[in-house]
RNA sequence: GCAGGAUUAGCUCGAAGGUCGAGCCCGCGAUCGAUAAUCGCGAGGCGUUGGUUCGAUUCCAACAUCCUGCA
Numbered sequence: 001g002c003a004g005g006a007u008u009a010g011c012u013c014g015a016a017g018g019u020c021g022a023g024c025c026c027g028c029g030a031u032c033g034a035u036a037a038u039c040g041c042g043a044g045g046c047g048u049u050g051g052u053u054c055g056a057u058u059c060c061a062a063c064a065u066c067c068u069g070c071a
Stems, first nucleotide, its partner, number of pairs: 001070007010024004018054001026042005047063005
């Protein structure tokens, strides 16, 4: 230098045009004589900038960071 992949909650992942979800973590509560375990409720997120579209986490482009391969 070229090509491909990844980027979503504090962490690990999912969802592939129409309300963003799960597990763990965290907060509150229930249960218990008190803990652990269990159960319920809650908080918390689509890398950045443009484009397409009635509507974009999703499609397209550029950029940024990381990973892999080739030279």
Predicted 3D model of a 71-nucleotide RNA (transfer RNA) from a Terriglobales bacterium.
It matches the Rfam family "tRNA". Rfam's curators write: Transfer RNA (tRNA) molecules are approximately 80 nucleotides in length. Rfam classes the family as a transfer RNA.
Its mean pLDDT, the model's own confidence on a scale to 100, is 83.
The organism belongs to Terriglobales, within Bacteria.